[in-house]
Molecule: RNase P RNA; transfer RNA
Organism: Caldifarciminota bacterium
RNA sequence: GUGGCGGAUGAGGCGGUCGCGGUGGGAAUUUUUCCCACUGAGGAAACUCCGGACUCGCGCCAACCCGGAUACUUCGGGCAACCGAAGGCUAUCUUGCCGAAAGGCAAGAUAGACGGAAAGUGUCACAGAAACGGAAACCGCCAACGGUCCUGCCUUUGGGCAGGAUGCGGGCAAGGGUGAAACAGUGCGGUAAGAGCGCACUACCUUGUCUCGCGAGAGGCAAGGUGGACAAACCCUAUCCGGAGCAAGGUCAAAUAGGGGCGAGAGGUUGGUUGGCCCUCGUUACUAGCCCCGGGUAGACCGCGCAGAUAAAUGACCGCCGAAAACAGAAUCCGGGUUAUCAUCCGCCACCACU
RNA sequence: GGCCCCAUCGUCUAGCCUGGCCCAGGACAUCUGGUUCUCAGCCAGAAGACUGGGGUUCAAAUCCCCAUGGGGCUA
Numbered sequence: 001g002u003g004g005c006g007g008a009u010g011a012g013g014c015g016g017u018c019g020c021g022g023u024g025g026g027a028a029u030u031u032u033u034c035c036c037a038c039u040g041a042g043g044a045a046a047c048u049c050c051g052g053a054c055u056c057g058c059g060c061c062a063a064c065c066c067g068g069a070u071a072c073u074u075c076g077g078g079c080a081a082c083c084g085a086a087g088g089c090u091a092u093c094u095u096g097c098c099g100a101a102a103g104g105c106a107a108g109a110u111a112g113a114c115g116g117a118a119a120g121u122g123u124c125a126c127a128g129a130a131a132c133g134g135a136a137a138c139c140g141c142c143a144a145c146g147g148u149c150c151u152g153c154c155u156u157u158g159g160g161c162a163g164g165a166u167g168c169g170g171g172c173a174a175g176g177g178u179g180a181a182a183c184a185g186u187g188c189g190g191u192a193a194g195a196g197c198g199c200a201c202u203a204c205c206u207u208g209u210c211u212c213g214c215g216a217g218a219g220g221c222a223a224g225g226u227g228g229a230c231a232a233a234c235c236c237u238a239u240c241c242g243g244a245g246c247a248a249g250g251u252c253a254a255a256u257a258g259g260g261g262c263g264a265g266a267g268g269u270u271g272g273u274u275g276g277c278c279c280u281c282g283u284u285a286c287u288a289g290c291c292c293c294g295g296g297u298a299g300a301c302c303g304c305g306c307a308g309a310u311a312a313a314u315g316a317c318c319g320c321c322g323a324a325a326a327c328a329g330a331a332u333c334c335g336g337g338u339u340a341u342c343a344u345c346c347g348c349c350a351c352c353a354c355u
Numbered sequence: 356g357g358c359c360c361c362a363u364c365g366u367c368u369a370g371c372c373u374g375g376c377c378c379a380g381g382a383c384a385u386c387u388g389g390u391u392c393u394c395a396g397c398c399a400g401a402a403g404a405c406u407g408g409g410g411u412u413c414a415a416a417u418c419c420c421c422a423u424g425g426g427g428c429u430a
Stems, first nucleotide, its partner, number of pairs: 001351010012321007020040009042327001046338002049336005054245003058242001067241005072087006088114001089112010115236002120234002122230003138176002140172003145169002147166008184202006203226010249302004258293005265286001270282002356429007365383004375413001385401006406422005
C1' cells in the first nucleotide's frame, strides 16, 4: 500500500427560491380554492428466511399416525425466534519437547449445519484381485503337503530312501500395483513362505468399574475386540409445532334479484241455481304502487400506528462549507437473521514493495 | 402487500425425487460439405447450455444455504 474479518460512529450541514403528502387553525362560496403553523423513510425500509403481537361465523377433549422444524454443555437476557459469556470435543496449521518407529504431550491460531454409522435399509462410479458380503489374487513369495521329472543308493522287482528341479494341484497376503477410501500401526519372534499367528508398545472401539467435573466430558483399572465413509441418503433418538394471513377481519349499507303484508284494477276457473246469457257471492292465481324483512354486492368507514394514504407524497434548483458520496424508498406493527453498501476511527489476519 | 413455484444449447425440452456410467441426451433453428443448372428438400458432419456464489461429499445439473431473475394464486 492492497484485500478480508470484527467493532464503534455518521448517513451530509447552513441559507434562499419553487413544489408535494398529512394534521390543526383561519378566510372565501358547500364541491373546492387560498393563507399560516407543525410534521413527513432506513441501517438495511431490501430478501420474505425465522419468531411474536393481532384477526378469523377456520378447526380443536386427550392421545396416536402422517408431516415439518431444531440438535455439544452450563449460565445469563428474551413470550419466542434468537443473542451474549464461559467451557468441552473434533479437524487443520505452526512452534517446542519425548520416542528407534508407530505415535504421544504442551502452547498458540483458525474452523466446525457439533445427537446417533455397534438399531436397520441403502450407495460407494471408473480403476482394481477385492469396496463391506466375508471373500478374493494381476505382478509377486513359497518346495512344508499331493503330483511330475532327473540323479544316486538299497531291493523280496511291488517298490523304498536321499538329493535336486518344476509353480501342475496347492499354500500366502508381507511387498508392488489400483483407488477418494484396501479390512489397525511400529518392532521382535515365528514360518516352506507368510499372516494379530504370538509377544511388547501404540492408536481406536465396546462393556464393567473407580476418581474428578453442575454438565458437555476428562483420567485410571479390568475384560473383550479391530468395527471404512456417507445421516446437507432414507432413517433412529430427544424436544417443539393446529391452519390461514391486514387482499386477515369488523361496522354501516345502495341498486337488482328473492320473501312477507296492504292492494285500485281487469281477467280466468269451479260451485251455489237451470239449457244459455247477464248479475252477485265465495275461492285461487296475477299486477302498477307503497311498506317491511334478511343476506351483505357496489360504495363508505374502521383495522391504521405522535410519516402514512390513494396504485401515487416525503422532491428539484442555486450559493457557502466540505473528500462528500454508496446501497437503497415505508404499506398492519414489533423483535431477530441474512444479503447489499459509502466515509472515518480502532483491533486482528493475509499478500506485495522498501528499509 | 401476502403466500407459493420455477430457472439446462438461440428456442422447446430429457436427466434432479434415488449424487457417479453426464466431457449432460433429443427435436427445431444456425454453420460447413455433398447431391442439383440454381434454390428448396434430402444426406453427412460441426459448433452450441446446467442463473451466480458458497458449503456437504472421494465425487454435485442433482443435496443444503445465500443472492439474482422470472412466473402463478389471492380483493